The part of an RNA shown here (small-subunit ribosomal RNA, 3' major domain) has 483 nucleotides and comes from a metagenome. Model confidence (mean pLDDT): 82 of 100. The RNAcentral record of the full RNA draws on SILVA.
Context: one part of a larger RNA
RNA sequence: UGACGGGGGCCCGCACAAGCGGUGGAGCAUGUGGUUUAAUUCGAUGUACGCGAAAAACCUUACCAGGGCUUGACAUGCUGGAAGUAGAACCCGGAAACGGUGACGAUCGGUAUCCAGUCCGAAGCCAGCACAGGUGGUGCAUGGCUGUCGUCAGCUCGUGUCGUGAGAUGUUGGGUUAAGUCCCGCAACGAGCGCAACCCUUGCCCUUAGUUACUUUGGUUAACUCCGAAGCUCCUAAGGGGACUGCCGCAGACAAUGCGGAGGAAGGUGGGGAUGACGUCAAGUCAGCAUGCCCCUUAUGUCCUGGGCGACACACGUGCUACAAUGGCCGGUAUAAAGGGACGCCAAACCGUAAGGUGGAGCAAACCUCAAAAAACCGGUCCCAGUUCGGAUCGAGGUCUGAAAUUCGACCUCGUGAAGCCGGAAUCGCUAGUAAUCGCGAAUCAGAAAUGUCGCGGUGAAUACGUUCUCGGGCCUUGUACA
Repeated sequence: UGACGGGGGCCCGCACAAGCGGUGGAGCAUGUGGUUUAAUUCGAUGUACGCGAAAAACCUUACCAGGGCUUGACAUGCUGGAAGUAGAACCCGGAAACGGUGACGAUCGGUAUCCAGUCCGAAGCCAGCACAGGUGGUGCAUGGCUGUCGUCAGCUCGUGUCGUGAGAUGUUGGGUUAAGUCCCGCAACGAGCGCAACCCUUGCCCUUAGUUACUUUGGUUAACUCCGAAGCUCCUAAGGGGACUGCCGCAGACAAUGCGGAGGAAGGUGGGGAUGACGUCAAGUCAGCAUGCCCCUUAUGUCCUGGGCGACACACGUGCUACAAUGGCCGGUAUAAAGGGACGCCAAACCGUAAGGUGGAGCAAACCUCAAAAAACCGGUCCCAGUUCGGAUCGAGGUCUGAAAUUCGACCUCGUGAAGCCGGAAUCGCUAGUAAUCGCGAAUCAGAAAUGUCGCGGUGAAUACGUUCUCGGGCCUUGUACA
């Protein structure tokens, strides 16, 4: 000087408390451990476990079995070679890859010629050689990127001063703040990386513009449906305004600032996002990519068929659906936002109980379409029961995608109708348009195991006395047999 303390002081954070809803019990989905297996590819392990994977039937695919290839599936270069040669239909063997056969049959430039595939060169092919290739090893050789403490308020430097020196001071102190934020004081005076602000979005207004919507007037229609005109409002998207403790009162050191108030769409960083200091953990990643070294080279490379990654006594994590009446079922009726669409989205109409099929209008989309929002509301029914709750499991029949759904897809219909009556110890999230609850969309994608992820809106709470305690953190101080 740090680190540590079941030392002290001060202060924060859904840290506790106050509340609301869960997990832990059930069934299923998914990831992991374990076990099994020919293989169940690999990595991630307190900051892993719906994670890499925003899609494992083949492919992917790295794993296993079997069958092939060896200058190779891919790149560059060198040497040599072939002329019915390279390629290649049909055919034969084969699961395919591949191995045979070889009808037919040549791209560009040049030379010769009436005319070039076969003369020369290039491309292609064959042989040979350099080499390719490796998701083989090492993340403790590395780059890059990332997690974490932590969006915590810290981390440092120059000059000066003090100290023999390691170092100290500044950065401590008195206040204050979300903040090393600001004020005051002070042997310090300044500065840098962080904080804040500048950026995006949302909330109010104005201007401009407008084939989106609304409304008024004239006509028209089932309907701003259509036509014409004008403007309002909504919206869209470009520019601007607006909030700064600016104003008032009180408190305070006359400061910083705090508390209350006015006006205002908004009030004290307005809400949300992006943004992550010096560093810590030899943290993670050689399987995104790059890369040193080591290793394989008729195999640890490469191609194919099939299987596996989907196994199942069990254990754990994350979720979904429930156990019902604030509900289930049936009928009616209302209201979003944000997205996607050409190998696409697919309307009307018709067929089918339905999944879906037929159909073909429109739309590269503020125009057409996916598209029905759902909870809510109104009416009916059930009457507390393992039920008209719950839907697992299984049987039968279908639909769709795709060469192909057996291992191993999703969906539909009929039947079947399991556990489960609110969950032990323990444990998680959340402070407001939040929790809870309800649906909608997208990426990936032929299809789909999505209940995941990332977004969007609808309805919309309770509670916070407080900081004694638990956990994590910041500053000062103290002790130390620690570095």